[in-house]
Glycine riboswitch aptamer from a Hyphomicrobiaceae bacterium, 95 nucleotides, folded computationally.
Parts: sequence; C1' cells; structure tokens
RNA sequence: AUGACGCGCGGGAGAGACCGGCUUCGUAUUUGAUUUGGCCGGCGCCGAAGGAGCAACCGCCCCGGAAACUCUCAGGCUAAAGGACCGCGCGCCAU
Repeated sequence: AUGACGCGCGGGAGAGACCGGCUUCGUAUUUGAUUUGGCCGGCGCCGAAGGAGCAACCGCCCCGGAAACUCUCAGGCUAAAGGACCGCGCGCCAU
C1' cells in the first nucleotide's frame, strides 16, 4: 500500500398513520361512543436485512464465482428503530 473480518462515527431509499373482529387501558356515561396497547383475519402496496431465480461477465477440463435485474418465502409500509451500500478512524489477519 492492497484485500478480508470486527468495532466505532457520519451518510443512507421505497411502500397503508388502510379495513374488520376480539381483548386491554383511560375518558365520559344516556350503555351507545372515544383514547392507548396487544392478538387474529382481510385487501392493497414496497425492496436495500436475510433467502431464492435468470443472466451479462470472470475463470474455464470438470467444477465454481457472479447484479442495485427478477420473485416477494422472510422482512417492511408516520416518526423512531432497522437498513443493502458508501466514506472516515481504530484493531486484527493475509499478500
């Protein structure tokens, strides 16, 4: 110096504050409303944890690697959190 990994800091998108049922908390009480949280179900939607698929390409005997494309299993659809990826610093390993 380059690369892998770990930690810290900074940046970091998209799409429902949807509907119904049960339950919980609070307000008020004319027993019908309304607020908070949880669970279950339905419809719609998003791609940038993870996962899967195709392929340019790399390498090439076999084998293998391989996208931000595709899918949406998982995840997500106010904010927060999370977040692929990018930058900086430190540690460690390899060359």
The sequence was found by an Rfam model in a public genome assembly. Lineage of the source: Bacteria > Pseudomonadota > Alphaproteobacteria > Hyphomicrobiales > Hyphomicrobiaceae.